[in-house]
Context: one part of a larger RNA
RNA sequence: CGCAAGAAGCUUGCGAGGGUCUGUCCUUAGUACGAGAGGACCGGGAUGGACCAACCUCUGGUGUACCGGUUGUGGUGCCAACUGCACCGCCGGGUAGCUAAGUUGGGAAGAGAUAAGCGCUGAAAGCAUCUAAGUGCGAAACUCGCCUCAAGAUGAGGCUUCUUUAUAAGGGUCGUUAGAGACGAUAACGUAGAUAGGUUGCAGGUGUAAAGCCAGAGAUGGCAAAGCCGAGCAAUACUAAUUACCCGUACACUUUCA
Numbered sequence: 001c002g003c004a005a006g007a008a009g010c011u012u013g014c015g016a017g018g019g020u021c022u023g024u025c026c027u028u029a030g031u032a033c034g035a036g037a038g039g040a041c042c043g044g045g046a047u048g049g050a051c052c053a054a055c056c057u058c059u060g061g062u063g064u065a066c067c068g069g070u071u072g073u074g075g076u077g078c079c080a081a082c083u084g085c086a087c088c089g090c091c092g093g094g095u096a097g098c099u100a101a102g103u104u105g106g107g108a109a110g111a112g113a114u115a116a117g118c119g120c121u122g123a124a125a126g127c128a129u130c131u132a133a134g135u136g137c138g139a140a141a142c143u144c145g146c147c148u149c150a151a152g153a154u155g156a157g158g159c160u161u162c163u164u165u166a167u168a169a170g171g172g173u174c175g176u177u178a179g180a181g182a183c184g185a186u187a188a189c190g191u192a193g194a195u196a197g198g199u200u201g202c203a204g205g206u207g208u209a210a211a212g213c214c215a216g217a218g219a220u221g222g223c224a225a226a227g228c229c230g231a232g233c234a235a236u237a238c239u240a241a242u243u244a245c246c247c248g249u250a251c252a253c254u255u256u257c258a
C1' cells in the first nucleotide's frame, strides 16, 4: 500500500515445513518344524541407544551487585571495627536466571488407495488360466492421521462485537516496567492502580555480626539458628506511573430540500 468505511477479538485452512530411526530381553514356546543339532512366524509385555522438543522439581555447573574465612599493603589519628588495591587478591559455599551431564515427553496406533506378490470368479480356447469384463488382500514408499507456520490464498475467506462529524470506536505519543528485547517490535500496568522501586512477612543463602556481659592466665568459648543478604513468593499506595497532546470514519440506500 492492498483486501471499496473504520476498528477490537476469535478463527477456517489453500498451501508449506517438521517428524517418520532402531537394538536387546521376557513371554507365547524349547511349541510349530526337524533324525538330531538347532529352532521360529504371528501375538503380548519390558527396557535401552541415537536424535528432537520443552523444562529446572531432583542431581550438578555458573552465579565478578549474596554470606563467610584469610594473606600482604594503604587509609579512616591509635585499639577495636570497617574500607581501597592485589585475577572476584586467594579460599569455602551459594538465591533467582541461564544451563546439561539432570527431569519430562515424542516417533505410534489407525484409515484410504496401491507396488512387487498372493488370490476369487472367469471366458476368449466346452479344459486350464489372478484378467480380457468383474472382484479381494497386500509395504518404513503415496494420501490422511501427529506438531509448527499459514487469507498478499490479490481466489486477499469466515464469525462476534463496537463506532459516526469535529471528532467516534480504536490506536499512538508519554510514563512505570518484563513472561519481551540489539533498535523497532511484543507483553503488563498507568490512581477506578500492585507496573516498578521501597517497606513488611515468608522462602532461600551464608553460618552465629558489632558492642556489652560471663568463663578462662591467655588463645578462645558462651549469651546467639546470631547478624547480614541480588534477582524468588506474597502483602502493603510510602515513592514514581501527573496534566495532557496527536492520528483516526463512506460507496450505496431511505427521507427531506433545491
Stems, first nucleotide, its partner, number of pairs: 001152001005163007015149004021049007033038001051106005059100004066093005071086006110144003117137004170247004174190005195240003198236005204229003212223004
Large-subunit ribosomal RNA, domain VI from a Cyclobacteriaceae bacterium, 258 nucleotides, folded computationally. NCBI's taxonomy places the organism under Bacteria, Bacteroidota, Cytophagia, Cytophagales, Cyclobacteriaceae. Rfam family: Bacterial large subunit ribosomal RNA. Gene Ontology terms of the family: structural constituent of ribosome and ribosome. The coordinates come from a structure-prediction model, not an experiment, and the mean pLDDT is 86. It was read from a public genome assembly.